[in-house]
Context: one part of a larger RNA
RNA sequence: GAACGAACGCUGGCGGCGUGGAUAAGACAUGCAAGUCGAGCGGGAUUUCUUUUUGUAGCAAUACAGAGAGAAGUCUAGCGGCGAACGGGUGUAUAACACGUGGGCAAUCUGUCUUAAAGUGGGGGAUAGCUCGGCGAAAGCCGAAUUAAUACCGCAUGUGAUGAGAGGCGACAUCGUCUUGAAAUCAAAGGUGGCGCAAGCUACCGCUUUUUGAGGAGCCCGCGGCCUAUCAGCUAGUUGGUGAGGUAACGGCUCACCAAGGCUAUGACGGGUAGCUGGUCUGAGAGGACGACCAGCCACACUGGGACUGAGACACGGCCCAGACACCUACGGGUGGCAGCAGUCGAGAAUUUUUCUCAAUGGGGGAAACCCUGAAGGAGCGACGCCGCGUGGAGGAUGAAGGUCUUCGGGUUGUAAACUCCUGUCAUUUGGGAACAAGUCGUACGUAGUAACUAUACGUGCGUUGAUAGUACCAGAAGAGGAAGGGACGGCUAACUCUGUGCCAGCAGCCGCGGUAAUACAGAGGUCCCAAGCGUUGUUC
Numbered sequence: 001g002a003a004c005g006a007a008c009g010c011u012g013g014c015g016g017c018g019u020g021g022a023u024a025a026g027a028c029a030u031g032c033a034a035g036u037c038g039a040g041c042g043g044g045a046u047u048u049c050u051u052u053u054u055g056u057a058g059c060a061a062u063a064c065a066g067a068g069a070g071a072a073g074u075c076u077a078g079c080g081g082c083g084a085a086c087g088g089g090u091g092u093a094u095a096a097c098a099c100g101u102g103g104g105c106a107a108u109c110u111g112u113c114u115u116a117a118a119g120u121g122g123g124g125g126a127u128a129g130c131u132c133g134g135c136g137a138a139a140g141c142c143g144a145a146u147u148a149a150u151a152c153c154g155c156a157u158g159u160g161a162u163g164a165g166a167g168g169c170g171a172c173a174u175c176g177u178c179u180u181g182a183a184a185u186c187a188a189a190g191g192u193g194g195c196g197c198a199a200g201c202u203a204c205c206g207c208u209u210u211u212u213g214a215g216g217a218g219c220c221c222g223c224g225g226c227c228u229a230u231c232a233g234c235u236a237g238u239u240g241g242u243g244a245g246g247u248a249a250c251g252g253c254u255c256a257c258c259a260a261g262g263c264u265a266u267g268a269c270g271g272g273u274a275g276c277u278g279g280u281c282u283g284a285g286a287g288g289a290c291g292a293c294c295a296g297c298c299a300c301a302c303u304g305g306g307a308c309u310g311a312g313a314c315a316c317g318g319c320c321c322a323g324a325c326a327c328c329u330a331c332g333g334g335u336g337g338c339a340g341c342a343g344u345c346g347a348g349a350a351u352u353u354u355u356c357u358c359a360a361u362g363g364g365g366g367a368a369a370c371c372c373u374g375a376a377g378g379a380g381c382g383a384c385g386c387c388g389c390g391u392g393g394a395g396g397a398u399g400a401a402g403g404u405c406u407u408c409g410g411g412u413u414g415u416a417a418a419c420u421c422c423u424g425u426c427a428u429u430u431g432g433g434a435a436c437a438a439g440u441c442g443u444a445c446g447u448a449g450u451a452a453c454u455a456u457a458c459g460u461g462c463g464u465u466g467a468u469a470g471u472a473c474c475a476g477a478a479g480a481g482g483a484a485g486g487g488a489c490g491g492c493u494a495a496c497u498c499u500g501u502g503c504c505a506g507c508a509g510c511c512g513c514g515g516u517a518a519u520a521c522a523g524a525g526g527u528c529c530c531a532a533g534c535g536u537u538g539u540u541c
Stems, first nucleotide, its partner, number of pairs: 001541004006537005013389006019382002026345003030342003035082003040079002043076015089300003099224007108217003113213001116210005121155001123153002131144005160186003165180006190205006226272003233263003238260008275297004279290004302323005325336004353379001355378003361375001362373004392422004402413004426482001428477005441463008485530005490511003496525005506513002
């Protein structure tokens, strides 16, 4: 000199863009952060309409009340499907194939999406819910009867897949690929529209078996990146083999048996520290230090362990066990996990609102409307940082007053002020007033689609959708009116005098000042430097 997720002191007008728990991975009150589908299913509640029937009033039409059936709409606890493995947080562990980079898998898996092919036949038994009964303070649980499905289970079919064997081709040991191929094994589910008197046909969304790709994931290897030898030897599933098990898959991954190996001064093993990277800061560079925000990967979710479900987890807002802690309790027993967003306490020099909206972007569900979304988009707070703007401009000498210094003549503050003439940024006030909106949907028309209709797809016109926000911005009004401080002045280092003090009080980054004329302490005037900031402290180069 530059830099910072900074803090502290004094001061503080406005705006834009960023950024904000670095310490206790300490403990957490409260609210919210993952739902959705009634176009999978039975039931329930409710509204409207139609219809049948009964009763009452009436001579009757009819009116009212009750019961049953059907249709349509709305809501939904439960079963079922998909999602909940993404998104969001933190940096504890980890010196490791964790990360980066380059390769390999002829040793692998993959829901949704995509390409292509084929199919979707016919049956069965349950169970939530509801009802009844019982236990419990609660959390919740048990029994009986009964019911549905795109829930569950057989059967049929087998394009196809798995596949011993045979042949061709290829290579990198095991092998890969193509053709053929005995026996055997392996599927499925319907829903909503349209047409039709019906049988049924058909469109779309599904379902099943294969297949192609994309994206994702798993495994293996070369190389690279901390300190320590006051750590020199380490290792029994250890190193290899055979066989078996296990996995999506290779493998001591696990097991039985056999052999005695394997690593190491090119630093094994141990100890300390640490998430890694793109990058950031500094520097002319080489290098050094760091890894906030943003992005990629990894690890973790009160602590430790375990599996279940699933395409995917050994799962932050799932389950089970153990532990610590906290809460409820009728003392028998239960409940909980903010390193999600806000917020509280604690510790700390120190780090924000218990805010608005799904309008946009994106995600989940749904045929869609739409619902959910503390992701996200916004607003709020903090000079925490960077950048921009303003606090007025021009004229103005009796060089006013006051202050201060003085050799008492005057000098200086100083064109500074007053005064005159202007301007109108920002703030204030009045009025107007956005972009971010594309779509979706509704409606009308056209084209494609279909044997035809519908659905659907595409296009055109009109209508509808804004949290931010009455914000940005624009125009008008008034009026210099509301807006300057901090540090320094002995040398380094730009900037000097007076008074007080008297080795005292004090200053100080280094050298050093202060013991009666201190440009070094304290105050004042003046000056210098920066400026809504200025200094100090800490850290890095």